[in-house]
Context: one part of a larger RNA
Molecule: large-subunit ribosomal RNA, domain I
Organism: Thermoplasmata archaeon
RNA sequence: UCACUUGGGGAAUGGCCAGGCUCGAGCGCCGAUGAAGGUCGUGCCAAGCUGCGAUAUGCCGGGGGUAGACGCACGGAAUCUAAGAUCCCCGGAUGACCUAAUCGGAAUUCCGGACCGCGCAAGCGGCCAAUCCUGACGGAUAGGGAACCCCCUGAAUUAAAGCAUUCUAGUAGGGGGAGGAAAAGAAAUCAAUCGAGAUGCCGCAAGUAAAGGCGAUCGAAAACGGCAUAGGACAAACCGAAGAUUCCCGGGAAACCGGGUAUCGAUGUGGGGUUGCGGACCUCCGCACUCCCUAGUUGCAAAAGCCGAACGUGGCUGGAAUGCCAGACGAAAACGGGUGAUAGUCCCAUAGGCGCACGGCAACAAGGAGAUUGGAGGUAUCCAGAGUACCACGCGUUGGAAAUCGCGUGGGGAGCCGGGAGGUACAGACUUCCGAUCCUAAAUACGACUCGAGACCGAUAGCGUACUAGUAGCGUGAGCGAAAGGUGAAAAGUGCCCUAAAAAGGGAGGUGAAAAGAUGCCUGAAACCAGGUGACGAU
Numbered sequence: 001u002c003a004c005u006u007g008g009g010g011a012a013u014g015g016c017c018a019g020g021c022u023c024g025a026g027c028g029c030c031g032a033u034g035a036a037g038g039u040c041g042u043g044c045c046a047a048g049c050u051g052c053g054a055u056a057u058g059c060c061g062g063g064g065g066u067a068g069a070c071g072c073a074c075g076g077a078a079u080c081u082a083a084g085a086u087c088c089c090c091g092g093a094u095g096a097c098c099u100a101a102u103c104g105g106a107a108u109u110c111c112g113g114a115c116c117g118c119g120c121a122a123g124c125g126g127c128c129a130a131u132c133c134u135g136a137c138g139g140a141u142a143g144g145g146a147a148c149c150c151c152c153u154g155a156a157u158u159a160a161a162g163c164a165u166u167c168u169a170g171u172a173g174g175g176g177g178a179g180g181a182a183a184a185g186a187a188a189u190c191a192a193u194c195g196a197g198a199u200g201c202c203g204c205a206a207g208u209a210a211a212g213g214c215g216a217u218c219g220a221a222a223a224c225g226g227c228a229u230a231g232g233a234c235a236a237a238c239c240g241a242a243g244a245u246u247c248c249c250g251g252g253a254a255a256c257c258g259g260g261u262a263u264c265g266a267u268g269u270g271g272g273g274u275u276g277c278g279g280a281c282c283u284c285c286g287c288a289c290u291c292c293c294u295a296g297u298u299g300c301a302a303a304a305g306c307c308g309a310a311c312g313u314g315g316c317u318g319g320a321a322u323g324c325c326a327g328a329c330g331a332a333a334a335c336g337g338g339u340g341a342u343a344g345u346c347c348c349a350u351a352g353g354c355g356c357a358c359g360g361c362a363a364c365a366a367g368g369a370g371a372u373u374g375g376a377g378g379u380a381u382c383c384a385g386a387g388u389a390c391c392a393c394g395c396g397u398u399g400g401a402a403a404u405c406g407c408g409u410g411g412g413g414a415g416c417c418g419g420g421a422g423g424u425a426c427a428g429a430c431u432u433c434c435g436a437u438c439c440u441a442a443a444u445a446c447g448a449c450u451c452g453a454g455a456c457c458g459a460u461a462g463c464g465u466a467c468u469a470g471u472a473g474c475g476u477g478a479g480c481g482a483a484a485g486g487u488g489a490a491a492a493g494u495g496c497c498c499u500a501a502a503a504a505g506g507g508a509g510g511u512g513a514a515a516a517g518a519u520g521c522c523u524g525a526a527a528c529c530a531g532g533u534g535a536c537g538a539u
Base pairs, nucleotide, nucleotide: 001535002534003533004532005531006530007529008528014522016485019457020456021454022453023452024451025450026449027447028446029144030143037098038097039096040053041052042051044076045075048072049071059092060091061090062089063088064087068080069079103112104111105110113128115126116125117124118123130141131140132139133138148179149177150176151175152174153173159166163213189196190195200227201226202225203224211217231439232438233437234385238271239270242269243264244263245262247260248259249258250257251256276416278383279382280381281378282377283376284375285374289370290369291368292367296364297363298362299361300360305354306353307352311327313326314325315324316323328345329344336348337347338346390411391410392409393408394407395406396405418434419433420432421431422430473480474479493521497507498506499505
């Protein structure tokens, strides 16, 4: 030096799953009755996490359930429990301090008050913010929420191979607001001489029509096929107080009814009426319906939970049988998991059944409220949303081109013999609809939360986090942000002895199938290090 070998070192690999990821279904708001989120406490010993709140790892009631319990957490001590604990479900009580934070203040979890009640006192309880409404009693609002939704505002990098219109893009960002969904919504819509009949979402139409330094690029709609379906209320004409009220009293389970004071209300409460085959008004016909409530009855879904078949069969191997050989059995149950190796018949489950509190839903019956819905005819009179429709100019926006939608400025109608639209204008036809008021479920979006599933990942993967993870740590701060899983079937976690600075360590011995021996414990590759043996070379 090389080869082999024995170890060390190291943590790859394999096996595993307390976690993730994705999909599906369910379900979807919380808050002055003080939330979400925190701070500080709270245990016999208690640093962290979890739980809880001075009643503090908990208190009370109801239901379930059974032998142990005293969280993670396996130690010591003490205690509880068949008078049924621990535990699970439902309901209630308590709930410090900060926080919308609301008696005032503040350098956040602290400081300082007024008044009322109780108390000898210490002290305890209550009350005192702002804005709006108000009947002056009282009520409402606020703040939070993963994404989804609506409104307002609104870039740039970029592309155009430069760049300014354009594009990126009404995107990112900023502000406001709502809900379990939001928004939209019952045609002054489309269509085309045929017709459709609110809105939304999906497919197609279609990369089409259209827009475009006609460059880069951008980009619909109708129709058709589906999902889901639902329509209503005012203003006005006419009548003219016939009306209403979160207050008080009485009745009632409630809806609601009766009474009272006061208030609202002629600047109109209430009735009526709501569409393009209109309505008021006049004449006639003609029917009994619609809504609300839930003490009662019945039913449905439904909490924790309950029942749930069949080999403790023989032999063999083994530490252990679920394996092998042999013989049986159940099945509306061979999904899955566990058990000392691979279990239909050992355990939990599974198929299939059962059960039910508070509360929920539905129906019935009872009660209550309401303007008797609707139809035909007539057309003298009356009504039908105004700085609106529309026009000009400008700006933004749009596929919207002359022909999208919106805003600003200036002008500015008609009144049913009326008005809008039919992608240039005007005129006449024809077709179609009735704006300038409001409400409206479902189909749709999302996933904080619950459940289920997977030809998804398996600890450098999968969420950043399988572990005290948004932790440790870093940063003035906004913010950035890890590493870290595995003894064994069971602690049986190595008694006693020897050595020794009587700690550790070592020896011997023991447990165990195996040391797998605990900081680093399954497997335990390579780099790297050392020992041993051999070969070769040199001396």